[in-house]
Context: one part of a larger RNA
RNA sequence: GCCAGCGAGUUACUCUAUGUGGCAAGGUUAAGCAAUUACGUUGCGGAGCCGAAGCGAAAGCGAGUCCGAAUAGGGCGUCGAGUCGCAUGGAGUAGACCCGAAACCGGGUGAUCUAACCAUGGCCAGAGUGAAGCUCGAGUAAAAACGAGUGGAGGCUCGAACUGGUGAAUUAGGCAAAAUUCUCGGAUGAGCUGUGGUUAGUGCAGGUGAAAUGCCAAACGAACUCGGAAAUAGCUGGUUCUCCCCGAAAUGCAUUUAGGUGCAGCCUCAGGUUGUAGCCUACGGGGGUAGAGCUCUGGAUGAGCUAGGGACCGUGAGGUUACCAAACUCAACCAAACUGCAAAUACCGUAGGUGGAAGCCUGGGAGUGAGACUGCGAGGGAUAAGCCCCGUAGUCGAGAGGGAAACAGCCCAGACCAUCAGCUAAGGUCCCUAAGACAGACUAAGUGGCAAAGGCGGUGGCGUUGCACAAACAACCAGAAGGUUGGCUUAGAAGCAGCCAUCCUUUAAAGAGUGCGUAACAGCCCACUGGUCGAGUGACACCGCACCGAUAAUGUAACGGGGCUUAAGUCUGUCACCGAAGCUAUGGACUUGCAGCAAUGCAAGUGGUAGGGGAGCGUUGUCUUUGCAGAGAAGCCAUAGCGUGAGCUGUGGUGGAGCGUAGACAAGUGAGAAUGCUGGC
Numbered sequence: 001g002c003c004a005g006c007g008a009g010u011u012a013c014u015c016u017a018u019g020u021g022g023c024a025a026g027g028u029u030a031a032g033c034a035a036u037u038a039c040g041u042u043g044c045g046g047a048g049c050c051g052a053a054g055c056g057a058a059a060g061c062g063a064g065u066c067c068g069a070a071u072a073g074g075g076c077g078u079c080g081a082g083u084c085g086c087a088u089g090g091a092g093u094a095g096a097c098c099c100g101a102a103a104c105c106g107g108g109u110g111a112u113c114u115a116a117c118c119a120u121g122g123c124c125a126g127a128g129u130g131a132a133g134c135u136c137g138a139g140u141a142a143a144a145a146c147g148a149g150u151g152g153a154g155g156c157u158c159g160a161a162c163u164g165g166u167g168a169a170u171u172a173g174g175c176a177a178a179a180u181u182c183u184c185g186g187a188u189g190a191g192c193u194g195u196g197g198u199u200a201g202u203g204c205a206g207g208u209g210a211a212a213u214g215c216c217a218a219a220c221g222a223a224c225u226c227g228g229a230a231a232u233a234g235c236u237g238g239u240u241c242u243c244c245c246c247g248a249a250a251u252g253c254a255u256u257u258a259g260g261u262g263c264a265g266c267c268u269c270a271g272g273u274u275g276u277a278g279c280c281u282a283c284g285g286g287g288g289u290a291g292a293g294c295u296c297u298g299g300a301u302g303a304g305c306u307a308g309g310g311a312c313c314g315u316g317a318g319g320u321u322a323c324c325a326a327a328c329u330c331a332a333c334c335a336a337a338c339u340g341c342a343a344a345u346a347c348c349g350u351a352g353g354u355g356g357a358a359g360c361c362u363g364g365g366a367g368u369g370a371g372a373c374u375g376c377g378a379g380g381g382a383u384a385a386g387c388c389c390c391g392u393a394g395u396c397g398a399g400a401g402g403g404a405a406a407c408a409g410c411c412c413a414g415a416c417c418a419u420c421a422g423c424u425a426a427g428g429u430c431c432c433u434a435a436g437a438c439a440g441a442c443u444a445a446g447u448g449g450c451a452a453a454g455g456c457g458g459u460g461g462c463g464u465u466g467c468a469c470a471a472a473c474a475a476c477c478a479g480a481a482g483g484u485u486g487g488c489u490u491a492g493a494a495g496c497a498g499c500c501a502u503c504c505u506u507u508a509a510a511g512a513g514u515g516c517g518u519a520a521c522a523g524c525c526c527a528c529u530g531g532u533c534g535a536g537u538g539a540c541a542c543c544g545c546a547c548c549g550a551u552a553a554u555g556u557a558a559c560g561g562g563g564c565u566u567a568a569g570u571c572u573g574u575c576a577c578c579g580a581a582g583c584u585a586u587g588g589a590c591u592u593g594c595a596g597c598a599a600u601g602c603a604a605g606u607g608g609u610a611g612g613g614g615a616g617c618g619u620u621g622u623c624u625u626u627g628c629a630g631a632g633a634a635g636c637c638a639u640a641g642c643g644u645g646a647g648c649u650g651u652g653g654u655g656g657a658g659c660g661u662a663g664a665c666a667a668g669u670g671a672g673a674a675u676g677c678u679g680g681c
Stems, first nucleotide, its partner, number of pairs: 001681006011094013026050003032044005054061002064076004097238002100235001104228006115199009124189001126158003129154001133150005162186003167182004201220001206216003241616006251264005265368002267365007278354008291341001292339002297335003301331004306325001308324002310321004371396007379388002401412003416588004421584003427578003430562003436575007448564001454548002458545004463540005475532005481505003486500003511526001515524002589606007617670001619667006626660003635654008
């Protein structure tokens, strides 16, 4: 891991609701006693309990009573149904659907492991070093110090046994639930070790500890074992057959509350009720949001006017002011906490219409109280987030089908079943891949098939305006002069560093000069003019589609792919087609309502998690009934048929002794999941 078996809402009592049965203003017995035994019933037993009257704290009164001065008013009552069984739903008390803690408490068992200690034993090859002391020498006044020898000290040195366990590798379902190999520390000591013994577990928490919360039998921040005990578990997991009807919630308030619970909301079932809910129309309401506005409250800009302030002048009085500026005036603005205005919707009410149950009331049973995304309206955040938090609508949740390549929350659309029938929705119609063409225009960027500010003589359209056959625009040929090098400045300044002025003349025209240039001149251009040529040529605004801006990590990789350019891209228009579990068609099933005696018909419906309700199938046993079976029961294998399904039946084989039908009853009553339990493989 698989297979088989086992494996979870039970039982008792009390309360409550519903169904059903008995009796009924009553209902009912409990213990116990007696009888009979066909071992379960029958009879007796009225104690007690519930009901038939309530109100008041009570005395008490009583269809009333209490408060009260009250014959006022109000509260609770009166206007007749209960009670005892059985069944089922629910609640309570019990282990109370099953399994699961870490822990807490009590009594015991452990120091054969290990910690420390006690008693008594054992062990430490070899080598090195050479303390004190002693002897001798020498030395001294005597000593000391010195030298040589002797001597053999030491938590001394090296190093086996022994003991430890430093580093590394191996090992990792190991040789081993801590080892192996190499290496390494100690090795006469605070040494190692044998045997026997002592000390112990919550009550200020035990023992032992050269102290690590270490060790106390492979487990110690409190050992193990049995018991209290089925501790408790607002937590996790699991909870076993079928079909039919309806079908949620993830909200509010409160909570030592936030992943729990109570009440309400939303679901379901039963009974009751009524033109109720909803919708439409009309009318009547309250409001201060969108918008708008600037009177108010504030903000903010320009101008005028003018207190005050600053600056300057003045001895002062005072004066001046291209400074700041309240109030006031004019103009144009801003505001969630501004409003002299003010919607649409929404909401409340009334009436009429529509509307046949959606509404409301009473009671039984719940679940939910982690929500998610998308559009719209706000707040928080950074006008960030697949972000947080409200409102509102939808979808998912609990919703399958088609589209979006794939994709809970987007678009279309709500799956009773069957069909090798039809029509459509969103979305599509070159191939993958079902289905397409036509007309007009745009795009050249593979734009389409990611992106901004900004840039752009890309291209199409539309408009306004200038110049132009008295010749424009572009190109070419030619001119572009004189006073003058204007004045100033300057080393210089001559059209062209800079400042000022910017005239006059000759002209077809020519600036006291548009740019390049020189040290300054010179030189080359331009404006302006003539000629050549001969038809359009400039400026500006708007719209469509393109272009640049454009950078990421394995490999195209930013159309699903191939591939696409008068399109298979984009815009406009037209007509077709494809396309879903939508709609239709045909057949069938079921539910509810209506009609009907029924058969049946008609209408509406039949997605579904938590959950409520209804109807069934099967297993084991009991009672009654009636059957089958060695001419072959159950079980098993194969096969055929029936039923919406759980399932049921037939036939054949195997098997070898029991098993069914119908009605009722009682349950150890249905297995795939619980890191389930036991066994097998």